c-di-GMP-I riboswitch aptamer from Paenibacillus sp. SYP-B3998, 91 nucleotides, folded computationally. It was read from a public genome assembly, where an Rfam model found it. NCBI's taxonomy places the organism under Bacteria, Bacillota, Bacilli, Paenibacillaceae, Paenibacillus. Model confidence (mean pLDDT): 87 of 100. The model forms 95% of the base pairs in the Rfam consensus.
RNA sequence: AUUCGAAAAUGGCAAACUUGCUGAAAGGUAAGGACGCAAAGCCGAGGGUCUAAGGUUCCCAUAGGGGAGCUAAGACAGCCUGGUUACCGAA
Numbered sequence: 001a002u003u004c005g006a007a008a009a010u011g012g013c014a015a016a017c018u019u020g021c022u023g024a025a026a027g028g029u030a031a032g033g034a035c036g037c038a039a040a041g042c043c044g045a046g047g048g049u050c051u052a053a054g055g056u057u058c059c060c061a062u063a064g065g066g067g068a069g070c071u072a073a074g075a076c077a078g079c080c081u082g083g084u085u086a087c088c089g090a091a
Base pairs, nucleotide, nucleotide: 002091003090004089005088012037013036017032018031019030020029021028022027035078041084042083043082045081046080047079048076049075050074054071055070056069057068058067059066060065
């Protein structure tokens, strides 16, 4: 330096759920909590998934309105790929 993660060490992260705050929602965030994780560190670039405030089309009502479809400019890095950096160990 490259590849890998069998055994081990020092440590790290933290799913579901609960509570507060935040957001139209998905979700985010803080604390508690551990299902798991060798990048479950970081980057929404590609795919995928979630949401639909706003926009748009239609329907109902017709008085302010209500409902359905489509839509990401909103999200998810703990879905996959890609990019990038890194601890310990092995070869």